[in-house]
RNA sequence: AAACGGCAAACCCGGGGAAAUCCGGGGACGCAAAGCUACGGGCCUACGUCGCAUGGUGCGGCACGGUCGCCUGGCUACCGAA
Numbered sequence: 001a002a003a004c005g006g007c008a009a010a011c012c013c014g015g016g017g018a019a020a021u022c023c024g025g026g027g028a029c030g031c032a033a034a035g036c037u038a039c040g041g042g043c044c045u046a047c048g049u050c051g052c053a054u055g056g057u058g059c060g061g062c063a064c065g066g067u068c069g070c071c072u073g074g075c076u077a078c079c080g081a082a
Base pairs, nucleotide, nucleotide: 006031007030011026012025013024014023015022016021029069035075036074037073040071041070042067043066044065048062049061050060051059052058
C1' cells in the first nucleotide's frame, strides 16, 4: 500500500438518574487505538452540604457525580506489501 473487519457524533424511540449524563435499539458525523484507565489539567452538573439573603421564589461555594469522541500520563492490541 492493500484486505478482512471494528467503533459510532447529532438526532429519534425505550429505560436509569436530581442533573450532568449513562445503558439498550435505530442511525452515521467522524475515528488508526473513538480499546481500557478519571492519576494530573480542562469542561459539564449540584441531589446533597456549607455560607448568605428572604414574606416567598432565591444567590454563591464545594465532587464525593460525570466526560477518555477535550488534552496529557499509564496499560493493552488486529492486519501489514514494498